About this RNA: Predicted 3D model of a 397-nucleotide RNA (Bacterial RNase P class A) from a Bryobacteraceae bacterium. Rfam family: Bacterial RNase P class A. It is annotated as a ribozyme. The sequence is in RNAcentral, with records from ENA. Lineage of the source: Bacteria > Pseudomonadati > Acidobacteriota > Bryobacterales > Bryobacteraceae. The prediction has a mean pLDDT of 75. The model forms 95% of the base pairs in the Rfam consensus.
């Protein structure tokens, strides 16, 4: 140069001018209550002045929490999560440091990484067999039978039946390679690799190295059921806690509730409509039919609270590889409640394009993703731009 890996840091600065949304102060004018009044309380508000006003991801809403209601005596199932070590942390499926597989020529990256010798099921196609393994084709047929052939020793066919060394199916076919063995083979034997198991050694441990021992357990999924180990109620700030209006509904109290009859009253009988609207009256239609007041209470609109000082930020030291923790110092940093935090523009700065012979001017362009909504802690996801270390290739000295 060029191809890559890891971390880390920013998220344009500063002005004008014209807007939005919250706090605090002043506040002109109104409005309620009390009071006879002066005042006195309370609440609203043009405008003024100061202060503030989105991230690394605010997203996804995928984990963990803290608050809050709600259930719970204890304890079990069942259900869902998680699942090599250590260690961080309020927790966690998160981080951090290992070990062990796997990938990568490396830097470096990935990993739901406990049990298939407790059980039940599965494994397409294709192949003889897919797990108590299998005999399609090869290989052999020593042993047993039956035939030719030979005096006769053999010899040659066939068949019982032996083989898992070769071939072939397959994602996978019961350890590899070699040498010995055999009729042909075959952990049958033997060396070394593998693999179980024992003991040492080293680590806190996962494990790792060594030796010894056994011809040697047996395919693959558990991200099929299933086993063992942990842990686990349940809904969410539209949680929840105060306050509370008009209506309408419930409860209480007191007031009232057409006429005519009979009766002394208590109280019984009968009749009938009454009120309103429909321009006045009449008919007709439509509505309503026990009211009125006072008081308690549950809910609703609606107003306050939760509400932003916290497992909190920034800087230095100290432990610690590290994640992280501990002192000390210093700050206080949006708080709405459907959603404000914006626009134009002027200087620099940064990136890139064009012109001027250079230095260096001067003009043109463009800077991603995205918007808090109770708050942490992390995962993922989406995207610009720098910077430092590192690795592998090729050139040059």
């Nucleotide at each position: 140069g060029u191809a890559g890996u890891g971390a880390u840091u920013c998220a344009g600065a500063u002005g004008a001018u014209c807007g939005c949304c919250g706090c605090g102060c002043c506040g002109a004018c109104g409005c309620c209550g009390c009071g006879c009044a002066a005042g006195c309380g309370g609440g609203g508000g043009a405008g003024g002045c100061g202060g503030g006003g989105a991230g690394g991801a605010a997203a996804g809403u995928c984990c963990g929490a803290a608050c809050u209601c709600c259930g719970c005596a204890g304890g079990g199932c069942a259900g869902u999560g998680c699942g090599c070590c250590g260690g961080g942390u309020a927790a966690c499926g998160c981080c951090c440091g290992g070990u062990c597989a796997g990938g990568g020529u490396g830097a470096c990256c990935u990993g739901a990484a406990g049990g298939a010798a407790a059980g039940u099921g599965g494994c397409a196609c294709a192949g003889a067999a897919a797990a108590c393994a299998c005999a399609c084709c090869g290989c052999c047929g020593a042993u047993g039978c039956g035939g030719g052939u030979g005096c006769a020793a053999g010899u040659c066919c066939g068949c019982a039946g032996g083989u898992a060394a070769g071939g072939g199916u397959g994602a996978a076919a019961a350890g590899g390679u070699g040498c010995g063995g055999u009729a042909a083979g075959a952990g049958c034997g033997c060396a070394c690799c593998g693999c179980g198991c024992c003991c040492g050694u080293g680590g806190c441990a996962a494990c790792a190295c060594g030796g010894g021992u056994g011809g040697c357990a047996g395919g693959c999924a558990a991200a099929a059921c299933c086993c063992c180990g942990c842990a686990u109620g349940g809904a969410g700030c539209a949680a929840g806690g105060c306050c509370a209006a008009a209506u309408a509904g419930g409860g209480a109290a007191g007031c009232g509730c057409g006429g005519g009859c009979c009766g002394c009253a208590a109280g019984g009988c009968c009749c009938u409509u009454c009120g309103g609207a429909u321009u006045g009256c009449c008919c007709g239609u439509c509505c309503g039919a026990u009211g009125c007041u006072u008081c308690c209470g549950g809910g609703u609109a609606g107003g306050c609270u939760g509400c932003u000082c916290g497992a909190u930020c920034c800087c230095g030291c100290c432990a610690g590889c590290a994640a992280u923790g501990g002192c000390g110092g210093g700050g206080c940093u949006a708080g709405a409640g459907g959603a404000a935090u914006g626009a134009u523009u002027g200087u620099c700065g940064c990136c890139u394009c064009g012109c001027c012979g250079a230095a260096g001017g001067c003009g043109g362009g463009g800077a991603a993703c995205a918007g808090a909504a109770u708050u942490c802690g992390g995962c993922u996801u989406a995207c610009g731009a720098a910077u430092c270390a590192c690795u592998g290739c090729g050139g040059c000295g």